[in-house]
Context: one part of a larger RNA
RNA sequence: CGUAGUAUAUUUGAGUAGUCCUGACACUAGUACGAGAGGACCGUGUUGGACAUACCUCUGGUUUACCGGUUGUGGCGCCAGCUGCACCGCCGGGUAGCUAUGUAUGGAAGGGAUAAGCGCUGAAAGCAUCUAAGCGCGAAGCCUGCUUCAAGAUGAGAUAUACUUAUAAGGGUCGUUUUAGAUGAAGACGUCGAUAGGUUGCAGGUGUAUAGUCGGUGACGGCACAGCCAAGCAAUACUAAUUACC
Numbered sequence: 001c002g003u004a005g006u007a008u009a010u011u012u013g014a015g016u017a018g019u020c021c022u023g024a025c026a027c028u029a030g031u032a033c034g035a036g037a038g039g040a041c042c043g044u045g046u047u048g049g050a051c052a053u054a055c056c057u058c059u060g061g062u063u064u065a066c067c068g069g070u071u072g073u074g075g076c077g078c079c080a081g082c083u084g085c086a087c088c089g090c091c092g093g094g095u096a097g098c099u100a101u102g103u104a105u106g107g108a109a110g111g112g113a114u115a116a117g118c119g120c121u122g123a124a125a126g127c128a129u130c131u132a133a134g135c136g137c138g139a140a141g142c143c144u145g146c147u148u149c150a151a152g153a154u155g156a157g158a159u160a161u162a163c164u165u166a167u168a169a170g171g172g173u174c175g176u177u178u179u180a181g182a183u184g185a186a187g188a189c190g191u192c193g194a195u196a197g198g199u200u201g202c203a204g205g206u207g208u209a210u211a212g213u214c215g216g217u218g219a220c221g222g223c224a225c226a227g228c229c230a231a232g233c234a235a236u237a238c239u240a241a242u243u244a245c246c
Stems, first nucleotide, its partner, number of pairs: 001152001005163007015149001017147002021049007033038001051106005059100004066093005071086006110144003117137004171246003174190005195240003198236005204229003212223004
């Protein structure tokens, strides 16, 4: 831009892509078979491997704007405290997110038409013959079934609801943004408001801040789950989403 108004929601599926793997063990059954040794088909169940998809509850990893410990050196006049630099200085942990080695699920069953093959009926050819007419069974293969996308399928489909008949309905610009993101785009919100930040509470992390007091000559140690805290979950208009324009 089109699909002869617009918006929202739900869809059909022409067509496209994907999947398609396999072991062991147990039962049937020490049965059929076999002199014995040995030892099944068919069928059922359990549990694995590799692969694929999704996810983060668990187990772990990462977590450079979280917490703590600590070395050297510089700074804040000094002490205390804080802070710069040194691979995040080094070390011990670690939320959200992202992740695999973690968790969950999958390959199927079923149906249709068949291949080789096995048959039924049956002539040509009074017999015989699966074939010539006709009919059946039969594979990880074919078409489905299962999953994904899908009406630009210009053949532009269908359904429901609402608004609108003329600059309207509607769309965009702009702003706050994230389940989105290189930028566009997509999603949420814009005071009739929880969209982001802040604040408060909670979860969770770290591990008991400073000051005070007690003990020790002292270095230091003890005494409150304390102090601090990113992305998480909620509540709350305090701040910003004004006005307006095309």